[in-house]
Context: one part of a larger RNA
């Protein structure tokens, strides 16, 4: 160096399962509940099946008969109107007069309370049963029950007992936390336009004058004068324009007067931005008007935010349409209202949650290992030298800085793997670096000798044994020349374990109303692979 046999597993990102963690899916399933809407028992009211009788007490209605009392007055004066006579056998009762706020007899109404008597309704009670209906018996029969049950239909109320859904996106994974339409600016790169959970802020109105048109006048600050609400200078604006920022405005768009209502109707050429829906500007023409001596100007406001499509129902008007035919309904046109539909181009009028019992479809378009790129953070190390070190920066330690290097810390970033790269720790067996713990050879020492401090060389070799705790650390005991740092998928489960993490049972504390939920504790709990190829030991044979 081949073949070849028996071994051993390091590697083939090894078989094995379209990853169960973890995200999406306008996916599924069960669970839960004060999610949303449904319904079942349950339950109110009325209405029918439903019929006879009688009592009891309420209400309402007519009817009888009667009740009405301050003080003055003959006295128990209920109101009102008419009204000089009523009424007898006689007696009398009114009027007259008197008192009172009101006057009495006679007639008629009617008011408050009561009381007879029908009548309606209602409530409760009690009776019948041959006809309504219900139970028990074996059909009849018999015996309970009985116009109430049950059953219909309409109408509520209840209700996770059941069912059908909903429970939003953005996101340097996801969830928590912001945020989701509109203006103003900066980024934004001197046309318009331009992103990030990039860096400031405002708005969801106002206002009858803060609108029109004419006309007049100029702010504000600072100095200095002055008894002043005033003068006087300098300054282009440093004010003010309801509001926020940006522009803009002094001939003013700004301040003040006088008049008044173009915050009008009916089009509209003709441009701007948008993907579209839409939004912005707009001479001019008719028509009536404001204002001004005219020309003119006037279809809100110095612009740029102040806002919601459609459906659907309202109100008002309109020479529309009117289902045989005249109406009407109702519908159309015009004007106008009702949405934190704010998740603001609004999935419905109408909806929250758990799943460690979980299932599917997917994705390395996306987290958690591990590698990777960074090196903030971490580690070494180098420059400088305030400063300690009695003195003296550098023996030794070294503030504030500066600047290398590493890839062993926590992180950033998702770039290979979600048709699967097994995860912490021990146990075997290692194996490489030196930034070296000992042992070995130096300088320098604040090195007297022993011991040491420091810095250079230097990886040949070594570099323990127990108690706790799963523990990697750690902490303690004894030792030892020393008990090194760190790589290697935080070495090594086709080599072991499985004690912790991270499945189903379970129980504590906590948080939830609950299902259930915890980098919070407890107890238990299935670890597969016969080596085909590379690699490595053996041994044999060319």
């Nucleotide at each position: 160096u081949u073949u070849g046999c028996a071994g051993u597993u390091a590697g083939a990102c090894g078989g094995a399962a379209a990853g169960a963690c973890c995200c999406c899916g306008u996916g599924c399933a069960c669970c839960u509940u004060u999610a949303c809407u449904a319904u079942g028992a349950u339950u109110u009211u009325a209405g029918g099946u439903u019929g006879u009788a009688g009592a009891c007490u309420c209400a309402a209605a007519u009817u009888c008969u009667u009740u009405g009392u301050g003080u003055a007055g003959a006295a128990u004066a209920g109101g009102u109107g008419g009204g000089a006579g009523c009424a007898u056998u006689u007696u009398g009762c009114a009027a007259c007069a008197g008192u009172g706020a009101a006057a009495u007899a006679c007639c008629a109404c009617c008011c408050u309370g009561a009381u007879u008597a029908u009548u309606u309704g209602a409530u409760u009670c009690u009776a019948c049963u041959u006809a309504a209906u219900u139970a028990u018996u074996u059909u009849u029969u018999a015996u309970a029950a009985g116009a109430c049950a049950g059953c219909c239909u309409a109408u509520g109320a209840g209700a996770g007992g059941u069912a059908g859904u909903u429970u939003g996106a953005c996101u340097g994974g996801g969830g928590c936390g912001g945020u989701c339409a509109c203006c103003u600016c900066c980024u934004a790169a001197a046309g318009a336009g331009u992103a990030a959970c990039g860096g400031a802020g405002g708005u969801g109105u106002g206002c009858a004058a803060a609108g029109g048109c004419a006309a007049a006048c100029u702010c504000a600050a600072a100095u200095a004068a002055u008894a002043u609400u005033u003068u006087a200078u300098u300054u282009u604006a440093g004010a003010g324009c309801g509001u926020a920022a940006u522009g803009g405005c002094a001939u003013a768009u700004g301040u003040u007067u006088g008049c008044u209502u173009g915050a009008c109707u009916g089009u509209a050429a003709g441009a701007u931005u948008g993907a579209c829906g839409a939004a912005u500007c707009g001479a001019a023409c008719a028509g009536a008007g404001a204002u001004g001596a005219a020309a003119g100007u006037c279809g809100g406001c110095c612009a740029u935010a102040g806002u919601g499509a459609u459906c659907c129902g309202g109100u008002g008007g309109u020479u529309c349409u009117g289902c045989g035919u005249g109406g009407a309904a109702a519908g159309a046109c015009c004007a106008u209202c009702g949405c934190u539909c704010a998740a603001c181009g609004g999935a419905u009028a109408a909806a929250a949650g758990g799943u460690a019992c979980g299932c599917c479809g997917g994705g390395g378009a996306u987290a958690a290992c591990a590698g990777g790129c960074u090196g903030a953070u971490g580690g070494u190390u180098u420059c400088u030298g305030a400063g300690a070190g009695u003195c003296c920066a550098u023996a030794u330690c070294g503030a504030c800085g500066a600047g290398a290097c590493c890839g062993u810390u926590u992180g950033g970033c998702a770039c290979c793997u979600c048709g699967a790269u097994g995860u912490c720790g021990g146990c075997u067996c290692a194996u490489c670096a030196c930034a070296u713990c000992c042992u070995g050879g130096a300088g320098c020492u604040g090195a007297a000798g022993c011991a040491g401090g420091u810095u250079c060389c230097a990886a040949g070799g070594g570099u323990u044994c127990g108690g706790c705790u799963g523990u990697u650390c750690g902490c303690c005991g004894a030792u030892u020349a020393a008990a090194g740092u760190g790589g290697u998928a935080c070495g090594u489960g086709a080599g072991c374990u499985g004690g912790g993490u991270u499945u189903a049972g379970a129980a504590c504390g906590u948080c939830g109303u609950g299902a259930g939920a915890c980098a919070g504790u407890u107890c238990g709990g299935u670890c597969c692979c016969u080596a085909u190829c590379u690699g490595c030991u053996g041994c044999a044979a060319a």